[in-house]
RNA sequence: AAUCGUCCAGGGCAAACCCGUCGUGAGGCGGGGACGCAAAGCCAGGGAUCUUCUCCGAAGACCGCCCGGCCGCCGAU
Repeated sequence: AAUCGUCCAGGGCAAACCCGUCGUGAGGCGGGGACGCAAAGCCAGGGAUCUUCUCCGAAGACCGCCCGGCCGCCGAU
């Protein structure tokens, strides 16, 4: 450096659901909670999906759906 996640160490994140709060909504944030995750870290660039409206259009949501970009821990080969 490349590929990979069978093994090791220290850890990390947190679905559903519940409470609070913000939003018309999809959803966001905080707390509880763990189904899972080796990028479930970051970025709405492309697609999908979803929401709202004055619906041939516009404005939004979502990266824990896929692709792409950036960065990265430990270990194996």
A computed fold for a 77-nucleotide RNA from a Deltaproteobacteria bacterium, annotated as c-di-GMP-I riboswitch aptamer. Its mean pLDDT, the model's own confidence on a scale to 100, is 88. Taxonomically the source falls in Myxococcia (Bacteria, Pseudomonadati, Myxococcota).